[in-house]
Context: one part of a larger RNA
RNA sequence: UGAUGUUGAAGGAACUCGGCAAAAUGAUUCCGUAACUUCGGAAGAAGGAAUAACCUUGCGAGGGCAACCUUGCAAGGUUGGCACAGAAUUGGGGGUAGCGACUGUUUAAUAAAAACACAGGUCUCUGCAAAUUUGUAAAAAGAUGUAUAGGGACUGACACCUGCCCGGUGCUGUAAGGUUAAACUAUGCUGUUUUGGCAGUGUACAUAAGCCUCAGUAAACGGCGGCUGUAACUCUGACGGUCCAAAGGUAGCGAAAUUCCUUGUCGGGUAAGUUCCGACCUGCACGAAUGGUGUAACGAUCUGGGCGCUGUCUCGGCCACGAGCUCG
Numbered sequence: 001u002g003a004u005g006u007u008g009a010a011g012g013a014a015c016u017c018g019g020c021a022a023a024a025u026g027a028u029u030c031c032g033u034a035a036c037u038u039c040g041g042a043a044g045a046a047g048g049a050a051u052a053a054c055c056u057u058g059c060g061a062g063g064g065c066a067a068c069c070u071u072g073c074a075a076g077g078u079u080g081g082c083a084c085a086g087a088a089u090u091g092g093g094g095g096u097a098g099c100g101a102c103u104g105u106u107u108a109a110u111a112a113a114a115a116c117a118c119a120g121g122u123c124u125c126u127g128c129a130a131a132u133u134u135g136u137a138a139a140a141a142g143a144u145g146u147a148u149a150g151g152g153a154c155u156g157a158c159a160c161c162u163g164c165c166c167g168g169u170g171c172u173g174u175a176a177g178g179u180u181a182a183a184c185u186a187u188g189c190u191g192u193u194u195u196g197g198c199a200g201u202g203u204a205c206a207u208a209a210g211c212c213u214c215a216g217u218a219a220a221c222g223g224c225g226g227c228u229g230u231a232a233c234u235c236u237g238a239c240g241g242u243c244c245a246a247a248g249g250u251a252g253c254g255a256a257a258u259u260c261c262u263u264g265u266c267g268g269g270u271a272a273g274u275u276c277c278g279a280c281c282u283g284c285a286c287g288a289a290u291g292g293u294g295u296a297a298c299g300a301u302c303u304g305g306g307c308g309c310u311g312u313c314u315c316g317g318c319c320a321c322g323a324g325c326u327c328g
Base pairs, nucleotide, nucleotide: 001323004320005319007317010314011313014312019309027051028050029049030048031047036041038157052079053078054077055076056075057074058073059072060071061070062069063068080084092307098301099299100298104116105115120155121154122153123152124151125150126149132141133140134139158294159293160292161291163224164223165222168221169220170217171216172215173214177212178211179210185204186203187202188201189200190199191198192197225243226242227241228240229239252286253283264280265279266278267277268276
């Protein structure tokens, strides 16, 4: 000097990106226990009290025919200590917001999460020799199943809901018309010829799916506007005009895990708050199963605040142990 521990005056987060680390809590019995809630929970909520040994009395439990043995509770009393769950083991707790309902899963060796999964919801395909998948095939899985079944896709408990657009792309359907290949058929021309043909080349007819066309479909991929005038101060614009579009964003939420300007403005908390909470709405660039908004419970999640607690700090010190270092 650093490592690992122990300890502590006064203060108690002033440390720091951040209470990281440490401290604190801790057992059992009894008392007591809020908001909220899906009535199950929340809850060990929170917050208190008691606890040793011995004596007396009462009441049990187990074994045993019984004597008795083992073991416990309650009340009263006595004794000792600074301290009685005397060591060790053994929850810190409360309020708030985001995200994800939950238990679960994951980057073996830098990420455990808000990511994945999930029960539930919806769409779609599939009538059985099923759809789908593996295989060149035989065959196999699906399934010794049969639409309350199986495959695919999206969403993700629950509650309240899920608006408008089919113009584009996709999918499904329709078959009137248009377009369209080779082969086929019919019919020519040229060359050659052993007159049977062979080779080359043209015209016409008739045309399949597909595409064009038509219709449906958004819990399919997706999309969901400008300009301008207007009310007895001003401001604003319920109202009007006009352009464009397939339709012009509904409910709800909103400076948000989304807000650039921005530390927006107001309120709260602090002596002081770019974070946080509650509002406002001017949404650069929220928005409804690429789900919207809430939500009890849950979380080694994330945000900010307070109680307790402490060497995190003011600010360093002592001690133990084993190293470094010096001498040997």

Description: Large-subunit ribosomal RNA, domain IV from Heterosigma akashiwo, 328 nucleotides, folded computationally. It matches the Rfam family "Bacterial large subunit ribosomal RNA". The coordinates come from a structure-prediction model, not an experiment, and the mean pLDDT is 84. The RNAcentral record of the full RNA draws on ENA.